[in-house]
Predicted 3D model of an 87-nucleotide RNA (c-di-GMP-I riboswitch aptamer) from a Deltaproteobacteria bacterium. Of the family's consensus pairs, 95% are formed in the model. The source organism's lineage runs through Bacteria, Pseudomonadati, Myxococcota and Myxococcia.
RNA sequence: UCUCGUCAAGGGCAAACCACCGGAAACGGUGGGACGCAAAGCCACUGGCCUAAAUCCCGAUCGGGACAAGGCAGCAGGGUUGCCGAG
Repeated sequence: UCUCGUCAAGGGCAAACCACCGGAAACGGUGGGACGCAAAGCCACUGGCCUAAAUCCCGAUCGGGACAAGGCAGCAGGGUUGCCGAG
């Protein structure tokens, strides 16, 4: 350096759910909590998925539809950094 996570050690992260806070929502933050994870570290670049405030359209306040500039990195690919060990 490459491949791998069969072995060992020290560890790390934290789904659902609950509380509070932010948000129109999706969802996020903090604390509790562990389903899982060898990148479940980081980046929305590609595809996918979620939401639909603003905007646009339809009809008439109410209602319906479209749409990401909002999200998901624990959906996959890609980029990038990295611990321990084995070969």
The prediction has a mean pLDDT of 91.